A computed fold for a 477-nucleotide part of an RNA from Vreelandella malpeensis, annotated as small-subunit ribosomal RNA, 3' major domain. Its Rfam family is "Bacterial small subunit ribosomal RNA". Rfam links the family to the GO terms structural constituent of ribosome and ribosome. Model confidence (mean pLDDT): 84 of 100.
[in-house]
Context: one part of a larger RNA
RNA sequence: UGACGGGGGCCCGCACAAGCGGUGGAGCAUGUGGUUUAAUUCGAUGCAACGCGAAGAACCUUACCUACCCUUGACAUCCUGCGAACUUGGUAGAGAUACCUUGGUGCCUUCGGGAACGCAGAGACAGGUGCUGCAUGGCUGUCGUCAGCUCGUGUUGUGAAAUGUUGGGUUAAGUCCCGUAACGAGCGCAACCCUUGUCCUUAUUUGCCAGCGGGUCAUGCCGGGAACUCUAAGGAGACUGCCGGUGACAAACCGGAGGAAGGUGGGGACGACGUCAAGUCAUCAUGGCCCUUACGGGUAGGGCUACACACGUGCUACAAUGGUCGGUACAAAGGGUUGCCAACUCGCGAGAGUGCGCCAAUCCCGAAAAGCCGAUCUCAGUCCGGAUCGGAGUCUGCAACUCGACUCCGUGAAGUCGGAAUCGCUAGUAAUCGUGGAUCAGAAUGCCACGGUGAAUACGUUCCCGGGCCUUGUACA
Numbered sequence: 001u002g003a004c005g006g007g008g009g010c011c012c013g014c015a016c017a018a019g020c021g022g023u024g025g026a027g028c029a030u031g032u033g034g035u036u037u038a039a040u041u042c043g044a045u046g047c048a049a050c051g052c053g054a055a056g057a058a059c060c061u062u063a064c065c066u067a068c069c070c071u072u073g074a075c076a077u078c079c080u081g082c083g084a085a086c087u088u089g090g091u092a093g094a095g096a097u098a099c100c101u102u103g104g105u106g107c108c109u110u111c112g113g114g115a116a117c118g119c120a121g122a123g124a125c126a127g128g129u130g131c132u133g134c135a136u137g138g139c140u141g142u143c144g145u146c147a148g149c150u151c152g153u154g155u156u157g158u159g160a161a162a163u164g165u166u167g168g169g170u171u172a173a174g175u176c177c178c179g180u181a182a183c184g185a186g187c188g189c190a191a192c193c194c195u196u197g198u199c200c201u202u203a204u205u206u207g208c209c210a211g212c213g214g215g216u217c218a219u220g221c222c223g224g225g226a227a228c229u230c231u232a233a234g235g236a237g238a239c240u241g242c243c244g245g246u247g248a249c250a251a252a253c254c255g256g257a258g259g260a261a262g263g264u265g266g267g268g269a270c271g272a273c274g275u276c277a278a279g280u281c282a283u284c285a286u287g288g289c290c291c292u293u294a295c296g297g298g299u300a301g302g303g304c305u306a307c308a309c310a311c312g313u314g315c316u317a318c319a320a321u322g323g324u325c326g327g328u329a330c331a332a333a334g335g336g337u338u339g340c341c342a343a344c345u346c347g348c349g350a351g352a353g354u355g356c357g358c359c360a361a362u363c364c365c366g367a368a369a370a371g372c373c374g375a376u377c378u379c380a381g382u383c384c385g386g387a388u389c390g391g392a393g394u395c396u397g398c399a400a401c402u403c404g405a406c407u408c409c410g411u412g413a414a415g416u417c418g419g420a421a422u423c424g425c426u427a428g429u430a431a432u433c434g435u436g437g438a439u440c441a442g443a444a445u446g447c448c449a450c451g452g453u454g455a456a457u458a459c460g461u462u463c464c465c466g467g468g469c470c471u472u473g474u475a476c477a
Stems, first nucleotide, its partner, number of pairs: 001477002003474003007471007015461002019425005026316008034307002042053002064302007073125001077124002079121005086103001089100004107114002127291002130289003136285002138280003141276001143274001148187006154163003167178003193268004198236006208225002212223003239262001242256005318418001322377007334365003339358002344353003384415001389410007431453007
């Protein structure tokens, strides 16, 4: 100087408390451990691994296993020889591939040859998701959006170092003020950026429709309009600016006015010096080591989907604030030409047929659901719950056996609110309800986004956890 203390002081955070809803019990989905296996590819492992890499394993992917094949190689550069390239059909085979066969002879040319491509050959070489993240770059997590981390000059000390950065107030903040052997400065904080909340100006189509006219069973449907909404560009607006009080005449704090918004208005992007030899050699790049008729390459089938069990994360429930049936209302944000698919017909349905429109503020996905109005069920393992299984189908796709999703009929398991323990959340939040998207042929209860309905509680900081500043002890570095 740090680190540590079941030392002290001050302060903060859904850290506790106060509340609301869960997890832990059940069934299923998914990831992991373990076990099994020819293989169940590899990585991630307290917080910070475990719906993680994977925004999507039937083949492919795929790295694993088995079998069958290739050896200058699937890919790059160079050399030699032959042939344009390319293409039709057949046989064998699981296929890779092997053999036979048909058509074709093009482009440039100094007529020597050359360019592109294919086959064969020799070697330089290719290739490796093989090892080392404890050799590395890059990227990332975490402490933590915590308020800290440092430097120059000066000063103090023999020196390591200190000072500044401590102190009194204050703040979300090393934020600001005052004091001060310090005076300044840098990286962080804040602001500048995006979005949302109010208003104005401009613009008026594909969006809008107040007033005028026309038309319809009805609909901005038409003429038209530029008010309103929306859209998208530019501005305005919030700064403790104003008033009162407290304070040290300061910084600031408390209350108020005006205002759409008030003291950082809400949300996001943004992550200092560093810590964990944290993670990644399997995104990529790369040193070293290793393989080179194989640890490289191709193909088919299998596996990654196994199952006594254990754990994590979720979904669905156990019901009446509910289930079922009928009627009826109101979104936002997205996506669409290898696509979204209207209307109509068929089917109980998943869907099928036919086919309009749309490269989309125009057309389509598209029904929002919870809600509201009625009817029914009456506390029961039930008209709750839907696992499992049998049968019949639909769709995607070369192909749904291993191993897809969905539909219909039947079946109708556990489950009556969950031990010890444990998690999230402070407001348009939790809870609850539906909607869309990426990936994607198909395959979400996951992920990312969108809106609808919409709470309760916070006395307080003694205690638990994590963190910041000052101080103290130390046989620790």